[in-house]
Context: one part of a larger RNA
Molecule: large-subunit ribosomal RNA, domain I
Organism: Agroathelia rolfsii
RNA sequence: AUUUGACCUCAAAUCAGGUAGGACUACCCGCUGAACUUAAGCAUAUCAAUAAGCGGAGGAAAAGAAACUAACAAGGAUUCCCCUAGUAACUGCGAGUGAAGCGGGAAAAGCUCAAAUUUAAAAUCUGGUAGUCUCUGGCUGCCCGAGUUGUAAUCUGGAGAAGUGUUUUCUGUGCUGGGCCGUGUACAAGUCUCUUGGAAUAGAGCGUCAUAGAGGGUGAGAAUCCCGUCUUUGACACGGACAUCCAGUGCUCUGUGAUGCACUCUCAAAGAGUCGAGUUGUUUGGGAAUGCAGCUCAAAAUGGGUGGUAAAUUCCAUCUAAAGCUAAAUAUUGGCAAGAGACCGAUAGCGAACAAGUACCGUGAGGGAAAGAUGAAAAGAACUUUGGAAAGAGAGUUAAACAGUACGUGAAAUUGUUGAAAGGGAAACGCUUGAAGUCAGUCGCGUCUAGCAAGGAUCAGCCUUUCUCGGA
Numbered sequence: 001a002u003u004u005g006a007c008c009u010c011a012a013a014u015c016a017g018g019u020a021g022g023a024c025u026a027c028c029c030g031c032u033g034a035a036c037u038u039a040a041g042c043a044u045a046u047c048a049a050u051a052a053g054c055g056g057a058g059g060a061a062a063a064g065a066a067a068c069u070a071a072c073a074a075g076g077a078u079u080c081c082c083c084u085a086g087u088a089a090c091u092g093c094g095a096g097u098g099a100a101g102c103g104g105g106a107a108a109a110g111c112u113c114a115a116a117u118u119u120a121a122a123a124u125c126u127g128g129u130a131g132u133c134u135c136u137g138g139c140u141g142c143c144c145g146a147g148u149u150g151u152a153a154u155c156u157g158g159a160g161a162a163g164u165g166u167u168u169u170c171u172g173u174g175c176u177g178g179g180c181c182g183u184g185u186a187c188a189a190g191u192c193u194c195u196u197g198g199a200a201u202a203g204a205g206c207g208u209c210a211u212a213g214a215g216g217g218u219g220a221g222a223a224u225c226c227c228g229u230c231u232u233u234g235a236c237a238c239g240g241a242c243a244u245c246c247a248g249u250g251c252u253c254u255g256u257g258a259u260g261c262a263c264u265c266u267c268a269a270a271g272a273g274u275c276g277a278g279u280u281g282u283u284u285g286g287g288a289a290u291g292c293a294g295c296u297c298a299a300a301a302u303g304g305g306u307g308g309u310a311a312a313u314u315c316c317a318u319c320u321a322a323a324g325c326u327a328a329a330u331a332u333u334g335g336c337a338a339g340a341g342a343c344c345g346a347u348a349g350c351g352a353a354c355a356a357g358u359a360c361c362g363u364g365a366g367g368g369a370a371a372g373a374u375g376a377a378a379a380g381a382a383c384u385u386u387g388g389a390a391a392g393a394g395a396g397u398u399a400a401a402c403a404g405u406a407c408g409u410g411a412a413a414u415u416g417u418u419g420a421a422a423g424g425g426a427a428a429c430g431c432u433u434g435a436a437g438u439c440a441g442u443c444g445c446g447u448c449u450a451g452c453a454a455g456g457a458u459c460a461g462c463c464u465u466u467c468u469c470g471g472a
Base pairs, nucleotide, nucleotide: 027058028056029055030054031053038045042092068075069074079106080105081104082103089097090096110325111324112323113271123151124146125145127143128142129141130140131139132138133137160267161266162264163263164262165261166260169258170257172251173250174249175248176247177246178245180240181239182238183237184236185235190206191222192205193204194203195202207224208223209213215227216226217225276297277296278295279294280293281292282291303320304319305318306317307316360367361366380407383394384393385392386391
């Protein structure tokens, strides 16, 4: 110098990644905060440090490793239960309210910063980029950046650091199987005979299993038809979690590393508008002030807090505030997932066993019902006939339709119809005596059927005898 404009600075649009709201709220934490009520009235008090309201979480929350309890031969984080105890204490000392230490149990677990010169060496970390691996990330190299107004290591009062001595002890990470959790599968014995019935799970007879005769279903009461039930915290298969445990097996290991013990004429930092004081309000059993909050004042370093009656002096005991993390035992009218019952059984039990927070009501906040059952199976009535249809009359299904989707059973008041009876003193009611209808039982009579006994008549058959006829 050229180009569709390098480079610098700024703005806008689109935005990788990340973060917050809102809902729910049974249990939990913080704030705010009444009154009804009780005191037989009411004002302090009580209800109550409750309800309503607001904010914030978690599967639990909160609390938590002593500025504790004690006064003993001391104990030793927190939480929860029993007891302490309706006690100490508070209170118009009225009504009422009301803990804690010890002791016995459940569960147990301990820790981290700030504050020192690493000073012979910022030894630390985010990001970018390249590579690599067991890939929400780790490791290695390089480069910006953060950072001396301090990133690491070390250390936390029970201590600790520094020095000296000491044979005190110590590697990490995979794979397989078991153990653990979830799902699935399999695991006894009649459907034998007869009867009733629409249907057998009923009655009678003959069996079988039982660590199973819990329960439910199936056309009526089913151990044995079906699902289950017992053995069973079992067996097998698949999947998951690997925080922890057991067995087997593979790879890798070591540095002037970590750690324990003893000794010392060595050093030894520990949280400020905080503790505390005054005052006001509130709260508490906390009473000359238990805790909290506002305002005023406002510390110390052989210091400070506590020691349940204010103050002074003195001694003793016990902890170490003003920074932080932490499982379990505990709570749970919400959500999710299970099991059970001396609970209710359709005016009960949730308001809701049903298309229930539905229909309906109210401008709205809000209020808020009634309503379960044909049958074993729809086989839910083909077809004919009257009628425009609804419906009826027949027919048909069924065990049953006097079970017909107004459906199981179908009470009562009440209504219609049919039959019977009565009627002057309302009807109704009590006692007595009649009449009628109906029902149960008993007795008598008639008829029929079945059985038994006796008698009579007759017939068939049989036995004996007489007569007659025929034959040998």